[in-house]
Molecule: transfer RNA
Organism: Candidatus Daviesbacteria bacterium GW2011_GWA2_42_7
RNA sequence: GGGCCCAUGGCUCAGUUGGUAGAGCGCCUCAUUUGCAAUGAGGAGGUCAGGAGUUCGAAUCUCCUUGGGUCCA
Numbered sequence: 001g002g003g004c005c006c007a008u009g010g011c012u013c014a015g016u017u018g019g020u021a022g023a024g025c026g027c028c029u030c031a032u033u034u035g036c037a038a039u040g041a042g043g044a045g046g047u048c049a050g051g052a053g054u055u056c057g058a059a060u061c062u063c064c065u066u067g068g069g070u071c072c073a
Stems, first nucleotide, its partner, number of pairs: 001072007010025004019056001027043005049065005
């Protein structure tokens, strides 16, 4: 220098060919307990790495950039 893959709540990940973003764990509140844990109920938390484009509509398609991984030279 070139090719490919990845980036989504605090963490680990899903999101079936574009149609209003979810799970498990964690966190908060309440109930239960003398207390903790466990269990049950409820709740908060994400401008989907950044920017631009296409589209009525983009996490999803296209381009550029950033970071990480891998291969080739």